The prediction has a mean pLDDT of 77. FMN riboswitch aptamer (RFN element) from Paenibacillus anaericanus, 154 nucleotides, folded computationally. The model forms 100% of the base pairs in the Rfam consensus. Rfam family: FMN riboswitch aptamer (RFN element). Gene Ontology term of the family: FMN binding. RNAcentral holds the sequence, with entries from Rfam.
RNA sequence: AUGGAUCUUCGGGGUAAGGUGAAAUUCCUGACCGGCGGUGAGGUUUGUUCCUAGUGAAUGAACUAUAGCCCGCGACUCGUCAUUGGAUAACGAUGACGACUGACUUGGUGUAAUUCCAAGGCCGACGGUAAAGUCCGGAUGGGAGAAGAUCAAA
Numbered sequence: 001a002u003g004g005a006u007c008u009u010c011g012g013g014g015u016a017a018g019g020u021g022a023a024a025u026u027c028c029u030g031a032c033c034g035g036c037g038g039u040g041a042g043g044u045u046u047g048u049u050c051c052u053a054g055u056g057a058a059u060g061a062a063c064u065a066u067a068g069c070c071c072g073c074g075a076c077u078c079g080u081c082a083u084u085g086g087a088u089a090a091c092g093a094u095g096a097c098g099a100c101u102g103a104c105u106u107g108g109u110g111u112a113a114u115u116c117c118a119a120g121g122c123c124g125a126c127g128g129u130a131a132a133g134u135c136c137g138g139a140u141g142g143g144a145g146a147a148g149a150u151c152a153a154a
Base pairs, nucleotide, nucleotide: 004151005150006149007148008147009146010145017029018028019027031134032133033124034123035073036072037071038070042064043063044062045061046060047059048058049057050056051054068122069121077099078098079097080096081095082094083093084092085091104120105119106118107117108116126137127136128135
């Protein structure tokens, strides 16, 4: 350093201003937001080598990081099964498994970019309510995962 076990902590943002209306952060104009891991290119510091000795070239190390719409994952929702609450009900709770699971183009640079730069687009669970990505609620929940500690062994 890698793999294993246990534990701890962390782990989602957002309707300004205006219009209509009895009523809308839900409609209309407009505003704003972007979970986690990955993915030939970012940044900083520094080592080595080369000779034409420079504001040079090549190559390595450490730290850090910039994709909502490329790949995968999580959440939500639905179903089945098991356990369980309830009265053998209705209706719930927990777990496992399965299903479902949104959206991008053009130009530029370059060896390489749907990730950079420019421009124009597009997307966003369920319940409630004047029709909601942004309000209220399930949720003081769950969670992809991130960081750290401890233990034993190869």